[in-house]
Context: one part of a larger RNA
RNA sequence: UGACGGGGACCCGCACAAGCGGUGGAACAUGUCCUUUAAUUCGUAGCAACGCGAAGAACCUUACCUACCCUUGACAUGCCAGUCGGGAUUUUCAGAGAUGAUUAUCUUCAUUUAGUUGGACUGGACACAGGUGCUGCAUGGCUGUCGUCAGCUCGUGUCGGAGAUGUUGGGUUAAUCCCGCAACGAGCGCAACCCUCGUCGUCUGUUGCCAUCAUUUAGUUGGGAACUCAGAUGAGACUGCCGGUGAUAAGCCGGAGGAAGGUGGGGAUGACGUCAAGUCAUCAUGGCCCUUACGGGUAGGGCUAGAGACGUGUUACAAUGGUGGUGACAGUGGGUCGCAAGGUCGCGAGGCCAAGCCAAUCCCCAAAAGCCAUCUCAGUUCGGAUUGUACUCUGCAACUCGAGUGCAUGAAGUUGGAAUCGCUAGUAAUCGUAGAUCAGCACGCUACGGUGAAUACGUUCCCGGGUCCUGUACA
Numbered sequence: 001u002g003a004c005g006g007g008g009a010c011c012c013g014c015a016c017a018a019g020c021g022g023u024g025g026a027a028c029a030u031g032u033c034c035u036u037u038a039a040u041u042c043g044u045a046g047c048a049a050c051g052c053g054a055a056g057a058a059c060c061u062u063a064c065c066u067a068c069c070c071u072u073g074a075c076a077u078g079c080c081a082g083u084c085g086g087g088a089u090u091u092u093c094a095g096a097g098a099u100g101a102u103u104a105u106c107u108u109c110a111u112u113u114a115g116u117u118g119g120a121c122u123g124g125a126c127a128c129a130g131g132u133g134c135u136g137c138a139u140g141g142c143u144g145u146c147g148u149c150a151g152c153u154c155g156u157g158u159c160g161g162a163g164a165u166g167u168u169g170g171g172u173u174a175a176u177c178c179c180g181c182a183a184c185g186a187g188c189g190c191a192a193c194c195c196u197c198g199u200c201g202u203c204u205g206u207u208g209c210c211a212u213c214a215u216u217u218a219g220u221u222g223g224g225a226a227c228u229c230a231g232a233u234g235a236g237a238c239u240g241c242c243g244g245u246g247a248u249a250a251g252c253c254g255g256a257g258g259a260a261g262g263u264g265g266g267g268a269u270g271a272c273g274u275c276a277a278g279u280c281a282u283c284a285u286g287g288c289c290c291u292u293a294c295g296g297g298u299a300g301g302g303c304u305a306g307a308g309a310c311g312u313g314u315u316a317c318a319a320u321g322g323u324g325g326u327g328a329c330a331g332u333g334g335g336u337c338g339c340a341a342g343g344u345c346g347c348g349a350g351g352c353c354a355a356g357c358c359a360a361u362c363c364c365c366a367a368a369a370g371c372c373a374u375c376u377c378a379g380u381u382c383g384g385a386u387u388g389u390a391c392u393c394u395g396c397a398a399c400u401c402g403a404g405u406g407c408a409u410g411a412a413g414u415u416g417g418a419a420u421c422g423c424u425a426g427u428a429a430u431c432g433u434a435g436a437u438c439a440g441c442a443c444g445c446u447a448c449g450g451u452g453a454a455u456a457c458g459u460u461c462c463c464g465g466g467u468c469c470u471g472u473a474c475a
Base pairs, nucleotide, nucleotide: 001475002474003472004471005470007469008468009467010466011465012464013463015459016458019423020422021421022420023419026315027314028313029312030311031310032309033308034306035305042053043052064301065300066299067298068297069296070295073128077127078126079124080123081122082121083120084119086107087106088105089104092101093100094099109118110117130290131289133288134287135286139284140283141279142278143277144275146273151188152187153186154185155184156183157165158164159163169179170178171177194267195266196265197264199235200234201233202232203231204230205229209224210223213222214221238261241255242254243253244252245251317416321375322374323373324372325371326370333364334363335362338357339356342353343352344351345350382413387408388407389406390405391404392403393402429451430450431449432448433447434446435445
């Protein structure tokens, strides 16, 4: 000087407390361990691995296993020789296919006077290609984490053995800032500048809008530029004003005006560093290793196994509910190998026909809520697992191994031990919608809106963090 203390002081955080809803019990989905297997490819491991890489494993993907094939190779550059070739489509045979043999049709070289040169194919020998093989403890890059915590440093000066000071002290803040001071200045962070939501103006009105005037089943048509909205550009919030308080400071408390008030809400933004944290399987790369194989191709299988254990979720256990009927109201976003209105067939998944739309024009397109009826506390008209059967769709192909529908079946489950998680407002809870990936497949993920709470006395305690003082046999 640090680190640590079941040492002290002060401060903060959904850290506790106060509340609301969960997990831990059930079934299923999904990931992991373990076991099994020819293979169940690999990585990830307290927080910070475990719905993680994977924004989609039937084939492909695919790296794994088995079998069958290739060896200058599926891909790149260079050398030699040969042929002018070649390219597209195609018949037949063998085969699981890769591949091997074979048949036909169409199309045809460029450059130079020429040699040549280019291009393509075949063959050959080598240099080489190739490796999701090893090392993340050789690395770059990227990322997690402490933590959006308020810290981390430097120049000159001064005092010193290392070093200290500045950066400590008093007040104050979310951080900050002010005053004081052997310090005076500066940098990276904080804040602001950026995006978005909330208010108002100006400009522009089509595909959007409709107050006034006509018109219509319908903003449909004429018309309008007010309103909504779209998008550009401005205004607005700064403790600016008033009162109190404070040290005359920084600030704090209350008030006015205001759409908004003291950081207005949300996002992006992550200092010096820590964990030899993670990744050689995104990519790049040193070294090592393989080279008729640890490279390459194909078919089938596996990654989907199953006694058990754990994590994360979904659906429930019901009456604030289930069922039947009726019936309104969104916002993101997506659409031509696509979205599909409407009609029609089917109980339904869906099929057939098909308008419109490359989209502010057309389409995808709500649910909970509300109203009426019924069920009356039951393992039930709760719950839907499992199984049988008949189908639908995608796709060469749903056996291993997809999703959906109808009928039948109707398991566990009556609110969950010890323990444990999230959340402070348009939040939690609850309800649906869209998108990426994608032929098909979502209870996951990322967004979007609808309905919409309770509680916070307080900082004694638990956890984590910051500042100062202190002890130490630790570095």